[in-house]
RNA sequence: GGGCUUGUAGUCGAAUGGUAAGACGCUACCUUCGCAAGGUAGAAACUCUGGGUUCGAUUCCCAGCAAGUCCA
Numbered sequence: 001g002g003g004c005u006u007g008u009a010g011u012c013g014a015a016u017g018g019u020a021a022g023a024c025g026c027u028a029c030c031u032u033c034g035c036a037a038g039g040u041a042g043a044a045a046c047u048c049u050g051g052g053u054u055c056g057a058u059u060c061c062c063a064g065c066a067a068g069u070c071c072a
Stems, first nucleotide, its partner, number of pairs: 001071007010024003018055001026042005048064005
């Protein structure tokens, strides 16, 4: 330098065009003499950035940035 893949809560990780699941973690309460485990409830991401298409974009297209991988 070129090809490909990926980018979504603190972490991991779904969502195949219709207003974003789940798990771990976190907070409160219940339970305990106390802790852990368990149970119930709750908060937390407008999805890497900027454009385009569309009535509507996490999703499709383009450019950039970052990471991974392969080639040179």

Predicted 3D model of a 72-nucleotide RNA (transfer RNA) from a Candidatus Aenigmatarchaeota archaeon. Rfam family: tRNA. The RNAcentral record of the sequence draws on ENA. Taxonomically the source falls in Candidatus Aenigmatarchaeota (Archaea, Nanobdellati). The coordinates come from a structure-prediction model, not an experiment, and the mean pLDDT is 82.